RNAcentral holds the sequence, with entries from ENA. The RNA shown here (transfer RNA) has 77 nucleotides and comes from Ostreibacterium sp. It matches the Rfam family "tRNA". Rfam links the family to the GO term triplet codon-amino acid adaptor activity. Rfam classes the family as a transfer RNA. The source organism's lineage runs through Bacteria, Gammaproteobacteria, Cardiobacteriales, Ostreibacteriaceae and Ostreibacterium.

RNA sequence: GGGACUUUAGCUCAGUUGGUUAGAGCAUCCGACUCAUAAUCGGCAGGUCCACGGUUCAAGUCCGUGAAGUCCCACCA
Numbered sequence: 001g002g003g004a005c006u007u008u009a010g011c012u013c014a015g016u017u018g019g020u021u022a023g024a025g026c027a028u029c030c031g032a033c034u035c036a037u038a039a040u041c042g043g044c045a046g047g048u049c050c051a052c053g054g055u056u057c058a059a060g061u062c063c064g065u066g067a068a069g070u071c072c073c074a075c076c077a
Stems, first nucleotide, its partner, number of pairs: 001073007010026004019057001029043004050066005
């Protein structure tokens, strides 16, 4: 220098040709159970979907630029 992939809750991830309240598991918190703790069970909360711009009636999803990370190839020494 060229190419591919990834970025969504504290963590790991889903989100099926764009479509009407953004989800799951774990963790945290609250409650039940227990003499108590753990385990188990129930419940709540938690997000401007990496940033900016564009297309559209409508964008997590499509397009452009940039950022960070992973991998492959090439080049130089």